[in-house]
Annotation: A computed fold for a 96-nucleotide RNA, annotated as Glycine riboswitch aptamer. The prediction has a mean pLDDT of 76. It was read from a public genome assembly, where an Rfam model found it. It matches the Rfam family "Glycine riboswitch aptamer". Rfam's curators write: This family represents the bacterial glycine riboswitch.

RNA sequence: CUGAUAGCACUUUGGAGAAGUCUGUUAAAUCAGAUGCCGAAGGGGCAAGGCGGUUUUAACCGUUAAUCUCUCAGGCAAAAGGACAAAGGUUGUAUU
Numbered sequence: 001c002u003g004a005u006a007g008c009a010c011u012u013u014g015g016a017g018a019a020g021u022c023u024g025u026u027a028a029a030u031c032a033g034a035u036g037c038c039g040a041a042g043g044g045g046c047a048a049g050g051c052g053g054u055u056u057u058a059a060c061c062g063u064u065a066a067u068c069u070c071u072c073a074g075g076c077a078a079a080a081g082g083a084c085a086a087a088g089g090u091u092g093u094a095u096u
Stems, first nucleotide, its partner, number of pairs: 006091003010088005019035001021034004036076003042072001043070003049064006
């Protein structure tokens, strides 16, 4: 010098679902209440298997994921937000 994999409070682009519900109220989806719904911010949960431990070798205990599941939070026109993906930027290692 090179820069796989990986990280990022960075940039750009794409990016789903479900009520413009009802009652009152307000300058205003502003506020309050009611009913119904959605999962892709965040958060909670764990079957098999793996790993670790105990051990009477058959069990027990611990640990571990998601776009699965719950719907606490959030959301149900547009805007905003948005997991995730792509490209760029950046950090740093392996390798050559």